c-di-AMP riboswitch aptamer (ydaO/yuaA leader) from a Clostridiaceae bacterium, 136 nucleotides, folded computationally. Lineage of the source: Bacteria > Bacillota > Clostridia > Eubacteriales > Clostridiaceae. Rfam family: c-di-AMP riboswitch aptamer (ydaO/yuaA leader). Rfam links the family to the GO terms regulation of gene expression and cyclic-di-AMP binding. Of the family's consensus pairs, 92% are formed in the model.

RNA sequence: ACCAAAUACGCGCUGAAUCUUUGAUACUAAGAACGGGAAAACCAAUUUAUGGGGUGAAUCCGGUUAUGCCGGUAGGGUUAUUCUCUUUCAAUCCGAACCCGUCAGCUAAUCUCGUAAGCGUUGAAGGAGAGGGUGG
Repeated sequence: ACCAAAUACGCGCUGAAUCUUUGAUACUAAGAACGGGAAAACCAAUUUAUGGGGUGAAUCCGGUUAUGCCGGUAGGGUUAUUCUCUUUCAAUCCGAACCCGUCAGCUAAUCUCGUAAGCGUUGAAGGAGAGGGUGG
């Protein structure tokens, strides 16, 4: 000097998954905030083993040596402007998993649940709003 790995702090990303109080640094409890489920009337639907349904972007198609692998795809994310929203091009990544248990359309009141887990991008051209700084 270069490369790789690990640790700590900061910053950032997917996601609802953050903050505050009490408390013993954790757990527990409570509150706020964000998110999910159940649940009238009206409306809708009448289709129930071909079971049905929920969270989620994660659905569908084809191939194959077939519970595996490969290719594609609806759809979703990222590429750090001080912050937010948004458009186009390009690059790149995901396109899973789990749960309920015969049962749930919508749905006010109401009831109820969660606040995890996992990661490390820093290309270009615009539009809009907000905030800050400097000068006059």